RNA sequence: GCAAACCCGUCGAAAGACGGUGACGCAGAGUCACGGGACUACGGCGACGACGUCGCUAGGUCCGCCGGGCCGCCA
Numbered sequence: 001g002c003a004a005a006c007c008c009g010u011c012g013a014a015a016g017a018c019g020g021u022g023a024c025g026c027a028g029a030g031u032c033a034c035g036g037g038a039c040u041a042c043g044g045c046g047a048c049g050a051c052g053u054c055g056c057u058a059g060g061u062c063c064g065c066c067g068g069g070c071c072g073c074c075a
Stems, first nucleotide, its partner, number of pairs: 001026002007020005024064001030070003034067003037062003042059001043057006
């Protein structure tokens, strides 16, 4: 210097994000979804078929899961 969880508010279909509160941690907890991985399933596709249920699927999310790229600070 940053700020996890919990709680409150806003946004979102959700995952989650942002703000407040708060410190579990981080000496790159800066940044880029590029590779792997994880989460979600609005929409789409399929099945069953009482108008719904189930399954599959990133164009969504996570960089505080691992690796890599870029640009840095202190000693």
c-di-GMP-I riboswitch aptamer from a soil metagenome, 75 nucleotides, folded computationally. The sequence is in RNAcentral, with records from MGnify.